[in-house]
Context: one part of a larger RNA
RNA sequence: UUGGGCGUAAAGCGUCUGUAGGCUGACUUGUAAGUUGAUAAUGAAAGACCGAAGCUCAACUUCGUGUUUGUUAUCAAAACUGCAAGUCUAGAAUUAGGGAGAGGUAAGUAGAAUUCUAAGUGUAGGGGUGCAAUCCGUAGAUACUUAGAGGAAUACCAAAAGCGAAGGCAACUUACUGGAACUAUAUUGACGCUGAGAGACGAAAGCGUGGGGAGCGAAAAGGAUUAGAUACCCUUGUAGUCCACGCCGUAAACGAUGAUAACUAGGUGUUGGGAUUUAGUCUCAGUGCUGUAGCUAACGCGUUAAGUUAUCCGCCUGAGGAGUACGGUCGCAAGAUUAAAACUC
Repeated sequence: UUGGGCGUAAAGCGUCUGUAGGCUGACUUGUAAGUUGAUAAUGAAAGACCGAAGCUCAACUUCGUGUUUGUUAUCAAAACUGCAAGUCUAGAAUUAGGGAGAGGUAAGUAGAAUUCUAAGUGUAGGGGUGCAAUCCGUAGAUACUUAGAGGAAUACCAAAAGCGAAGGCAACUUACUGGAACUAUAUUGACGCUGAGAGACGAAAGCGUGGGGAGCGAAAAGGAUUAGAUACCCUUGUAGUCCACGCCGUAAACGAUGAUAACUAGGUGUUGGGAUUUAGUCUCAGUGCUGUAGCUAACGCGUUAAGUUAUCCGCCUGAGGAGUACGGUCGCAAGAUUAAAACUC
């Protein structure tokens, strides 16, 4: 390279937007670039293939026919692709309508709980564990009551539920704001799909500057346990966790399953919209379970496909060395990204 693959064996970029490129609905007319056919020219000789001939044979040599994928020109065809023009509405988008939602950003508010402070009542314990001890407490703790402070998180509702591209999103109110579904079929008339580079977003931890700090809690200290215990358990506790702004750009970023479109049995829940004959009803869009055909090495998947097809992108090619070295790019750093080889089996 050909071929084969990517849920779990190696392999789907964390997710989206989108440039180039690739691919692209129905009908009509034209064109003839691709495409197909015919004719002609060319395609050096030698060699090669095939058939003969000459050296006693063979190697070797000579002769002949065709081949020589090709290129060019002319003529012709018009199905398909392309191009040009026109038309259409099934894709796509817009418009109108009433609904659903923890979608996002900002501001404000609330109640429960923990902790702390002050005061009161009250007296000897409290706390913690498998048992204990460190620890707190007669300088009055724990417990109960009242008042206050401060930070963080929002019980029940709560769900196989909902929303979001993913990460993710949950008290309540207000303001601003994104998207999706359904119904109507009014408008545009292929405006579409994918997407190398590129750009944007991207949990937690971590970093920078300035705040904040209740609880929890890496590090650290002490008490236990143990042969030891740099742990598991307990008492403390700093960074951090929280806020603003700026970085980082990674995760088992998982459905370990790229996006889009079409086709291929059902049954049963549930969310949102619509319709109606109001029912164990129908329908569109989601979200679950089960399951036919089919697929799969099996497990399992199964109209939300891992089935049957099409288009585009990404990725894989024995294990280790190694997601490492070197170099480049990015970063304040931590490091990220791109990414080998020797050697060993």